[in-house]
A computed fold for a 72-nucleotide RNA from a Candidatus Brennerbacteria bacterium, annotated as transfer RNA.
It matches the Rfam family "tRNA". By type it is a transfer RNA.
The source organism's lineage runs through Bacteria, Bacteria candidate phyla and Candidatus Brenneribacteriota.
Model confidence (mean pLDDT): 82 of 100.

RNA sequence: GCCCUCGUGGUGAAAAGGAUAUCACGCGACGCUUCGAACGUCGUAUUCCGGGUUCGAUUCCUGGCGAGGGCA
Repeated sequence: GCCCUCGUGGUGAAAAGGAUAUCACGCGACGCUUCGAACGUCGUAUUCCGGGUUCGAUUCCUGGCGAGGGCA
């Protein structure tokens, strides 16, 4: 330098054009307990950045940035 894959809550993932973005862990409150753990209920928090396509974009296209891999 060229090519490929990836980027979503604090963390790990799902969602593959129809939106209220879902699950687990974590964190907080409450319940339970003598206190805690476990368990239960409720809550908390997310689409890397710009542009485009579309009635509608996490999803498709394009340019950047970052991570990983391959070739030279």